Model confidence (mean pLDDT): 84 of 100. This is a predicted structure of a 474-nucleotide part of an RNA (small-subunit ribosomal RNA, 5' domain) from Phacus warszewiczii. The RNAcentral record of the full RNA draws on Greengenes.
Context: one part of a larger RNA
RNA sequence: GGAUGAACGCUGGCGGCAUGCCUAACACAUGCAAGUCGAACGGUUUUUACAAACAGUGACGGACGGGUGAGUAACGCGUAAGUAUCUACACUUAGGAGAGGGACAACAAGUGGAAACGUUUGCUAAUACCUCGUAAUACUCUUUUAGAGUUAAAGAUUUUUCGCCUGAGUAUGAGCUUGCGUCUGAUUAGCUAGUUGGUGAGGUAAUGGCUUACCAAGGCAACGAUCAGUAGCUGUUUUGAGAAAAUGGACAGCCACACUGGAACUGAGAAUGAACAGACUCCUACGGGAGGCAGCAGUGGGGAAUAUUUGGCAAUGGGUGAAAGCCUGACCAAGCAAUGCCGCGUGGAGGACGAAGGCCUUCGGGUUGUAAUCUCCUUUUCUCAUUGAAGAAGUUCUGACGGUAUUUGAGGAAUAAGCAUCGGCUAACUUUGUGCCAGCAGCCGCGGUAAUACAAGGGAUGCAAGCGUUAUCC
Repeated sequence: GGAUGAACGCUGGCGGCAUGCCUAACACAUGCAAGUCGAACGGUUUUUACAAACAGUGACGGACGGGUGAGUAACGCGUAAGUAUCUACACUUAGGAGAGGGACAACAAGUGGAAACGUUUGCUAAUACCUCGUAAUACUCUUUUAGAGUUAAAGAUUUUUCGCCUGAGUAUGAGCUUGCGUCUGAUUAGCUAGUUGGUGAGGUAAUGGCUUACCAAGGCAACGAUCAGUAGCUGUUUUGAGAAAAUGGACAGCCACACUGGAACUGAGAAUGAACAGACUCCUACGGGAGGCAGCAGUGGGGAAUAUUUGGCAAUGGGUGAAAGCCUGACCAAGCAAUGCCGCGUGGAGGACGAAGGCCUUCGGGUUGUAAUCUCCUUUUCUCAUUGAAGAAGUUCUGACGGUAUUUGAGGAAUAAGCAUCGGCUAACUUUGUGCCAGCAGCCGCGGUAAUACAAGGGAUGCAAGCGUUAUCC
């Protein structure tokens, strides 16, 4: 000098665009953040009817979106390759959908409990569940140009669509493997028994000590194993001429986590769903229950320090539905903060050998200073009124923002300047006060009676809606 998610002090007019708990992954009151479908199903309620609403069964989605960085030094990430694998919805394509059955919710009756929530009997539907049949280019096995065996389906609407089952392919997403790269410490030198490899078996979507039995005795390490500390990684960002050093906040990709712990279920897929244990908080009729903001707001606490318990689904995107639509604290917007970057303004021109006042003075004057007053002008901004969008895609309708941006008119210089410094480094000097005191200070150093270094006045210099200080990086 540059930079910052900054903070503090003094000051503060406006706009646009960004950014805003870096600390306690501390605890959380309250509201909202994931629902949708009656064109799958029986039922209930309302209605004159059309129709509408509702809990339940069922289906799809709650594995996305959003948050955080605790853990992790690792195939976690980055990069380059690979394959022994899976992939709901979507797209393409080839086929198929025959015949039956028994339940369980809801509901009704009874009953337990303070509640949460159950329990008994009875009735019932389905795109829920089950059986039989059919079937290969699927799967399994075998004696492999082939043969044998096994496995499927669901209807709705109302007249055309949407669904259902099986195979193949595409796409997308994911799993796994490998080469190379990835902080510090040797005042950590040896580490390792499922350990390293093989065979058989099991397991997985899939390879593999992934697991297990047996066999062998290997494997890693001074090119730093192991241990300890620290840390999410990257694209980037900052500085620098570069080499490089530092950094990983916002945005984007990947990973990990969801009060703590371990282990399962469902499912195409598990971070939120249900079960167990623990700590904490709350309710209780003491028998037992409920909860998880590292979602958006917000509260307490911690801290130098970080915002509204706002509006809207109008746009973009997501879920669901045939659709109308519904849901969406994603998102779009507004609010707060000079936190940052950028832009604009606080007036312009003329005007005295120069008012007053202030300060200095060798008392002659100098300086503040064209500065003011004054004359002429302008109206960015401001106030009031006027007009008034684009953003809407979809010939109609639909705008939270918002009567916002914008346009036009009127008024009047009107509403708007500070901060730091002035001994040298370093641009800018004098007077008074003080008297090694009070104080200053980044370094050198100032101050003990003539202080350009302290404090104040005048003047000057630098930057400017900011200016200084502190912290950190280059």
Taxonomically the source falls in Phacus (Eukaryota, Discoba, Euglenophyceae, Euglenales).